Record summary
The RNA shown here (transfer RNA) has 74 nucleotides and comes from a Thermoleophilales bacterium. Rfam family: tRNA. Its family is annotated with triplet codon-amino acid adaptor activity in the Gene Ontology. The sequence was found in a public genome assembly.

């Protein structure tokens, strides 16, 4: 320098032909349970879906550029 893949909650990840308010596990907080703690059960908080632009009635999803990461070739 060139090719490919990835970017969604604090962490690890789903999100099946574009369409209702974007989800799970773990973690955090609160409650229940217990003499108390842990375990267990219930609830809640937590997201500009990497950034910008484009296509579309409608984009996390499709297209382009950029940024960052991984990898291959030289």
């Nucleotide at each position: 320098g060139g090719g490919g893949c990835c970017a969604u909650a604090g962490c690890u990840c789903a999100g099946u032909u574009g369409g209702c308010u974007a989800g799970a596990g773990c973690g955090u907080u609160c409650g229940c349970c217990u003499u108390g703690c842990a375990c267990g059960c219930g609830a809640a908080a937590g997201g500009c879906c990497g950034u910008c632009g484009g296509u579309u009635c409608g984009a996390a999803u499709c297209c382009g550029a950029c940024u960052g990461g991984c990898u291959c070739c030289a």